[in-house]
RNA sequence: AGCGGGGUAGAGCAGAGGCAGCUCGCGUGGCUCAUAACCAUGAGGUCGGGGGUUCGAAUCCCUCCCCCGCAA
Repeated sequence: AGCGGGGUAGAGCAGAGGCAGCUCGCGUGGCUCAUAACCAUGAGGUCGGGGGUUCGAAUCCCUCCCCCGCAA
């Protein structure tokens, strides 16, 4: 060289062709004597890189990079 799994928001993950979402965290406001909890609201994403297929790609195909495991 080989085989399998994975790469999506700060963290952990979902999304298997048609508005990119959930939980936690973070900001603001509410509640409270105050903090936590709780309630409301908001910000935050080149979906690992490049190319292809398609009217349309996070999703399908090719190639490359990175991480984990198996084998040696």
Molecule: transfer RNA
Organism: Candidatus Brennerbacteria bacterium RIFOXYB1_FULL_41_13